[in-house]
Model confidence (mean pLDDT): 81 of 100. A computed fold for a 74-nucleotide RNA from a Candidatus Sericytochromatia bacterium, annotated as transfer RNA. Its Rfam family is "tRNA". It is annotated as a transfer RNA.
RNA sequence: GGCCCCAUAGGCGAAUGGUUUAAGCCGUCACUCUUUCAAAGUGAAGAUUACGGGUUCAAAUCCCGUUGGGGCUA
Numbered sequence: 001g002g003c004c005c006c007a008u009a010g011g012c013g014a015a016u017g018g019u020u021u022a023a024g025c026c027g028u029c030a031c032u033c034u035u036u037c038a039a040a041g042u043g044a045a046g047a048u049u050a051c052g053g054g055u056u057c058a059a060a061u062c063c064c065g066u067u068g069g070g071g072c073u074a
Stems, first nucleotide, its partner, number of pairs: 001073007010026003018057001028044005050066005
């Protein structure tokens, strides 16, 4: 240099172009319980789905480019 794969909340991670207002687990916060802590229970907050465009009535999902990471190859 060429080709391929990946990028979603603090971490992990699901979602067939339409019931998703982006699920769930862990974590965080509040409350309950407890003398207190832990455990357990209830609830809450937290995402411009890496970035910029395009296609579409509708995009995390399809297409193009950029950035970052990984792999194969010369």